[in-house]
RNA sequence: GGGCGGUUGGCGCAGCGGCUAGCGCAGGGCUUUUACACAGCCAAGGUCGUGGGUUCGAAUCCCUCACCGCCCA
Numbered sequence: 001g002g003g004c005g006g007u008u009g010g011c012g013c014a015g016c017g018g019c020u021a022g023c024g025c026a027g028g029g030c031u032u033u034u035a036c037a038c039a040g041c042c043a044a045g046g047u048c049g050u051g052g053g054u055u056c057g058a059a060u061c062c063c064u065c066a067c068c069g070c071c072c073a
Base pairs, nucleotide, nucleotide: 001072002071003070004069005068006067007066010025011024012023013022018056028042029041030040031039049065051063052062053061
């Protein structure tokens, strides 16, 4: 330099162009216990890597850039 894949809460991941962007873990609160753990319940936490474009409508499609990984040179 070229090709491919990836980037979504603190972490690990889902997510047909339209629903309110969800799940698990962690963290917080409550119940339970003498206490802890386990279990159950509740709430909070995301401007979906950046910038643009298409569209009535974009996490999703297109382009650009950044970063990570793999392959080739």
Transfer RNA from a Tepidisphaeraceae bacterium, 73 nucleotides, folded computationally. RNAcentral records the identical sequence in 2 taxa. Its Rfam family is "tRNA". By type it is a transfer RNA. Its family is annotated with triplet codon-amino acid adaptor activity in the Gene Ontology. Taxonomically the source falls in Tepidisphaeraceae (Bacteria, Pseudomonadati, Planctomycetota, Phycisphaerae).